[in-house]
A computed fold for a 525-nucleotide part of an RNA from Pseudomonas sp. DN-2(2009), annotated as small-subunit ribosomal RNA, 5' domain. The RNAcentral record of the full RNA draws on ENA. NCBI's taxonomy places the organism under Bacteria, Pseudomonadati, Pseudomonadota, Pseudomonadales, Pseudomonas.
Context: one part of a larger RNA
RNA sequence: GGAUGAACGCUAGCGGCAGGCCUAAUACAUGCAAGUCGAGGGGUAUGGGAAGCUUGCUUCCCAGAGACCGGCGCACGGGUGCGUAACGCGUAUGCAACCUACCCUUUUCUGGGGGAUAGCCCGGAGAAAUCCGGAUUAAUACCGCAUAAGACCACACGAUGGCAUCAUCGAGGGGUCAAACAUUUAUGGGAGAAGGAUGGGCAUGCGUGCCAUUAGCUAGUUGGCGGGGUAACGGCCCACCAAGGCGACGAUGGCUAGGGGAUCUGAGAGGAUGGCCCCCCACACUGGUACUGAGACACGGACCAGACUCCUACGGGAGGCAGCAGUGGGGAAUAUUGGACAAUGGGCGAAAGCCUGAUCCAGCCAUGCCGCGUGUGUGAAGAAGGUCUUCGGAUUGUAAAGCACUUUAAGUUGGGAGGAAGGGCAGUAAGUUAAUACCUUGCUGUUUUGACGUUACCAACAGAAUAAGCACCGGCUAACUUCGUGCCAGCAGCCGCGGUAAUACGAAGGGUGCAAGCGUUAAUC
Numbered sequence: 001g002g003a004u005g006a007a008c009g010c011u012a013g014c015g016g017c018a019g020g021c022c023u024a025a026u027a028c029a030u031g032c033a034a035g036u037c038g039a040g041g042g043g044u045a046u047g048g049g050a051a052g053c054u055u056g057c058u059u060c061c062c063a064g065a066g067a068c069c070g071g072c073g074c075a076c077g078g079g080u081g082c083g084u085a086a087c088g089c090g091u092a093u094g095c096a097a098c099c100u101a102c103c104c105u106u107u108u109c110u111g112g113g114g115g116a117u118a119g120c121c122c123g124g125a126g127a128a129a130u131c132c133g134g135a136u137u138a139a140u141a142c143c144g145c146a147u148a149a150g151a152c153c154a155c156a157c158g159a160u161g162g163c164a165u166c167a168u169c170g171a172g173g174g175g176u177c178a179a180a181c182a183u184u185u186a187u188g189g190g191a192g193a194a195g196g197a198u199g200g201g202c203a204u205g206c207g208u209g210c211c212a213u214u215a216g217c218u219a220g221u222u223g224g225c226g227g228g229g230u231a232a233c234g235g236c237c238c239a240c241c242a243a244g245g246c247g248a249c250g251a252u253g254g255c256u257a258g259g260g261g262a263u264c265u266g267a268g269a270g271g272a273u274g275g276c277c278c279c280c281c282a283c284a285c286u287g288g289u290a291c292u293g294a295g296a297c298a299c300g301g302a303c304c305a306g307a308c309u310c311c312u313a314c315g316g317g318a319g320g321c322a323g324c325a326g327u328g329g330g331g332a333a334u335a336u337u338g339g340a341c342a343a344u345g346g347g348c349g350a351a352a353g354c355c356u357g358a359u360c361c362a363g364c365c366a367u368g369c370c371g372c373g374u375g376u377g378u379g380a381a382g383a384a385g386g387u388c389u390u391c392g393g394a395u396u397g398u399a400a401a402g403c404a405c406u407u408u409a410a411g412u413u414g415g416g417a418g419g420a421a422g423g424g425c426a427g428u429a430a431g432u433u434a435a436u437a438c439c440u441u442g443c444u445g446u447u448u449u450g451a452c453g454u455u456a457c458c459a460a461c462a463g464a465a466u467a468a469g470c471a472c473c474g475g476c477u478a479a480c481u482u483c484g485u486g487c488c489a490g491c492a493g494c495c496g497c498g499g500u501a502a503u504a505c506g507a508a509g510g511g512u513g514c515a516a517g518c519g520u521u522a523a524u525c
Stems, first nucleotide, its partner, number of pairs: 001525002004522001006521005013372006019365002021330001026328003030325003035072003040069002046063008079283003088208008098200002103196008111145001113143002121134005150177004155172001157170005181188003209255003216246003221243004226238003258280004262273004285306005308319004336362001338361003344358001345356004375405004385396004409466001411461005419452001422448010469514005474495003480509005490497002
């Protein structure tokens, strides 16, 4: 000198863009953060209408919330950095050892049955959480059967190729395995197979802290054979067999730490860092376990154990902010219990739409960067006052006043884009079709969608009006005098100042530097 997720002191006008618990992965009140589909299913509360009449009941029709069964989603998005020195990450390869819901392409099917169970109704237990029994009912829920190109399994055969195991192709008979329907009848779905895309899984080379005042480590350990398990290879697991495997090219142990793109600095080499943003990993009160599923060993799922908190009728139960706000605590220190789904994106849905603390916005903070302003011109009687003085004067100083102007920003009033693409309705054309139904697409008309928002921006109005501080002035280092103090009080980054004329302490005048900031401190190059 640069730089910071900074803090502290003094000061503070405005705007734009960014950033904002670095500490206790501490404990959490409250609200919200993952739902959606009635075009899968049964169907009710309730509302409306009609009829009957015993006038408050019965029957019928229409609409129909919540809850329930079912589907998809909840494995994304959001948070944090505890753990991890590891194939975790980075990079480069490999899989003749693998999976992939939704999406796309091609192709073939979607036949015919069955038994239940939520809900509802009845009854019961319990303080509650919740649970039990009976009766009854549906489905795109569940289960057989048919069909089987194909896939898989075992059997036996041929051809081609390669990279050890082998791979691909072809034909044979045997075994196993599908499906689901809905409605406005044209769409949306369902099943099998092949391929693609996307996302993942696994393996390997190399790279990726400190300590040798850590030198030996290892029994599923190292390898084999056979099995089990997995989507898949593998001591991943198991039985048996062998005795191996790693290590001064640093094993093992200890300490520290998420990694990278990058960021800061530096001429570079390097050094330091990994906050915001992007990619990967790990975690979700602590530890363990699996279930469901295409995908989890699952932040707002389940079970078990533990610590903690809460409710209780003492018999039992409930909970997990390292989501967004917010609270206590810790700390030098870090924000609102805000608005909106208008846009972008996500989930569901045929769609309208619903949900979305993702996101977009607003609020707070000079935390940073950038921009603007706090006036401009003129003005010598060099005013007054202050300070210094050799008492002549010098300086503050064109500074002020005065005169002439301007009006950015702030203020008031009015106007006013863009972020809006879409969606609905009507018409029309093309495609599709038996069809002038529907549906899809295009066009036309019309209508409608903005949280921000009193938006940006523009115009008008008034008046210099509302807006300057901080640090320093001995040398390094730009900037000097007077008074006070008297090794005291104090200063100080280093050298060093202060013991009676202190440019070094304190104050004043003057000056220097930066400026809505200026200094200090911290750690870093």